[in-house]
Molecule: transfer RNA
Organism: Candidatus Pacearchaeota archaeon
RNA sequence: GAGCCUGUAGCUCAGCCAGGUAGAGCGCUGGUCUUAUAUGCCAGUGGUCAAGGGUUCAAAUCCCUUCAGGCUCA
Numbered sequence: 001g002a003g004c005c006u007g008u009a010g011c012u013c014a015g016c017c018a019g020g021u022a023g024a025g026c027g028c029u030g031g032u033c034u035u036a037u038a039u040g041c042c043a044g045u046g047g048u049c050a051a052g053g054g055u056u057c058a059a060a061u062c063c064c065u066u067c068a069g070g071c072u073c074a
Base pairs, nucleotide, nucleotide: 001073002072003071004070005069006068007067010026011025012024013023020057027045028044029043030042031041032040050066051065052064053063054062
């Protein structure tokens, strides 16, 4: 220098192909239970979908550029 993959909640990830209310598990907070802790149960708590721009009635999703990480080639 060229190509490809990844970036979504505090963490691990799904959702993207085929646009239509942003989700799961873990975690955290409160309650219940217990002498107490843990487990269990109930309720609550979660987001600039890496950044900017474009298309569209509508973008995490499609297009362009950039940033960060990884792999391959040179």